[in-house]
C1' cells in the first nucleotide's frame, strides 16, 4: 500500500420569530384566562415474532389432543435471547454456519440408469448344453453363475494387498477406516484419547408423518378501578284538590299519563392506571465471557383522535461548477401511545477499535 473478517459509536450544530402538548410558581377570583420558569421521539419509537412485569377472568385431580423448543455448562425476572465450551461442515487465514432420534414404524427421491433399499445382470467375465465351423484362447443362441471392471446418477451396500474360485465376492486373511459393545484415563458435562472383542460394514431426507425429552391456563391498558349529566331508560314509595285517556253510557272505584321523593345500573364526559424503573451514568471489585456485587450521582415525553411544527439566518457533511474568491444542489431509515428484556427488518453519510492474508521498502 492492497484485499478481507469481527465489534462499537454517531445519526447534523447554533441563533431568532410565530405556534402546539404537559409540568412548577404567581396573579385575575376560577368555567377558564394571563404572566414567569423549565421539559417535549428513536436506534430502531417499526414488525408485533418471542419472554416477563402489571390487570381482570378461570382453576379438585387425571387422561387424550395441541403448540413451541431440542449438543454441554452458565447468565437472567424470564426467554425460542446472550455467553462459554463440544462436535460436524466451509474458508489459505482472521472467521463464519449448523446441532435430539433414520440400528422403532410409515413414507419420499425429478432426470439419467438394467437396478434407488433385507437391491439390481445393460455391457463385460465365467460355466453347461445345442448349432455353425473345421481347429483358433473361434462364433451364435438358450439356461445358469458373478457386484471385480465399464457405463448412469446428488447417491450404487468400506479401502489396499494377498489367498481362494470356473469366474467372482468379507467368501477367508493381514493392515487401514468406520460402527456397535465393553473397560480404563482426563473432563462438572457435551466429549476426547487409549485398550480389548465382534466381519458387524449398517446410504440420504424428521419446519410442514412419526418417536423421545422439556416447557406451556385465557384475554389484554380499548386490561382494570373510581366519579358521574339529561327533556334517555328501569325499580320502589307518596299525592290525587285539578286536567286528559281507558274500564260500553252515568255514579263510585281502579289503572295509565302527570307531579314530588328515594334507589342502584350505566351512556356522554371526567379521574386514576401513567411513567422512578429487573432505570441511566461514573468508579471500583469478582468472573474467560454473558453478567453480577458495592459506592457515588442523575431524573430524562406522557398526548387521547392524539402535541413534539413552520419560517428565516450563520455554520457544517457530501456532490457539482470555478485557477481562486465564491456560487448552486442535497441531508438516510423513519414518528412514542402501559412499561421493560430480546430477536428480526429498514438505514444517506461519518468516525473508532481489534484481527488475518498478500505485496513492497528498510
Nucleotide at each position: 500500500g492492497g484485499a478481507g473478517c469481527c465489534g462499537g459509536a454517531u445519526g447534523g450544530a447554533c441563533c431568532a420569530g410565530c405556534g402546539c402538548c404537559g409540568c412548577u410558581g404567581g396573579g385575575c377570583a376560577u368555567a377558564g384566562c394571563c404572566c414567569u420558569g423549565g421539559g417535549g421521539a428513536g436506534g430502531a419509537a417499526a414488525g408485533u415474532c418471542c419472554g416477563g412485569g402489571c390487570u381482570c377472568c378461570g382453576c379438585a385431580g387425571g387422561g387424550c389432543g395441541g403448540a413451541a423448543c431440542g449438543c454441554u455448562g452458565g447468565g437472567u425476572a424470564a426467554u425460542g435471547c446472550c455467553c462459554u465450551g463440544g462436535g460436524a461442515g466451509a474458508g489459505a487465514c482472521a472467521u463464519c454456519u449448523c446441532c435430539g432420534g433414520a440400528a422403532a414404524g410409515c413414507g419420499c427421491a425429478a432426470c439419467a440408469g438394467a437396478a434407488a433399499g433385507c437391491a439390481a445382470a445393460c455391457c463385460g467375465c465365467c460355466g453347461u448344453u445345442u448349432u455353425c465351423g473345421a481347429u483358433a484362447u473361434g462364433a451364435a443362441a438358450a439356461c445358469g453363475g458373478u457386484a471385480a471392471g465399464g457405463g448412469u446418477g446428488a447417491a450404487a451396500c468400506g479401502g489396499u494387498g494377498g489367498g481362494g474360485c470356473a469366474a467372482g465376492a468379507g467368501c477367508c486373511c493381514a493392515c487401514c477406516g468406520g460402527u456397535u459393545g465393553u473397560c480404563g484415563u482426563g473432563g462438572u458435562g457435551a466429549c476426547a484419547c487409549g485398550g480389548c472383542a465382534a466381519g458387524c460394514c449398517a446410504g440420504g431426507c424428521a419446519a410442514a408423518c412419526c418417536c423421545c425429552g422439556u416447557u406451556c391456563g385465557g384475554a389484554g391498558c380499548a386490561a382494570a378501578a373510581c366519579c358521574a349529566a339529561a327533556u334517555a331508560g328501569g325499580g320502589g314509595g307518596g299525592c290525587g284538590a285539578c286536567a286528559g285517556a281507558c274500564c260500553g253510557g252515568c255514579c263510585c272505584g281502579g289503572u295509565c299519563u302527570g307531579c314530588c321523593c328515594c334507589c342502584g345500573g350505566g351512556u356522554a364526559g371526567g379521574u386514576u392506571g401513567c411513567u422512578u424503573g429487573a432505570g441511566g451514568c461514573u468508579g471500583c471489585g469478582g468472573g474467560u465471557a454473558a453478567c453480577c456485587a458495592c459506592a457515588g450521582u442523575c431524573c430524562u415525553a406522557g398526548a387521547u383522535a392524539a402535541a413534539u411544527g413552520c419560517u428565516g439566518g450563520u455554520c457544517u457533511c457530501c456532490c457539482c461548477c470555478g485557477c481562486a474568491a465564491g456560487g448552486g444542489g442535497u441531508g438516510a431509515c423513519a414518528g412514542a401511545a402501559c412499561c421493560c428484556g430480546g430477536c428480526u427488518u429498514a438505514u444517506a453519510g461519518u468516525c473508532c477499535g481489534g484481527c488475518u492474508c498478500c505485496c513492497g521498502u528498510a
Source information:
This is a predicted structure of a 362-nucleotide RNA (Bacterial RNase P class A) from a Deltaproteobacteria bacterium. A source record names the gene rnpB. The sequence is in RNAcentral, with records from ENA. Its mean pLDDT, the model's own confidence on a scale to 100, is 77. Its Rfam family is "Bacterial RNase P class A". It is annotated as a ribozyme. From the family's description: Ribonuclease P (RNase P) is a ubiquitous endoribonuclease, found in archaea, bacteria and eukarya as well as chloroplasts and mitochondria.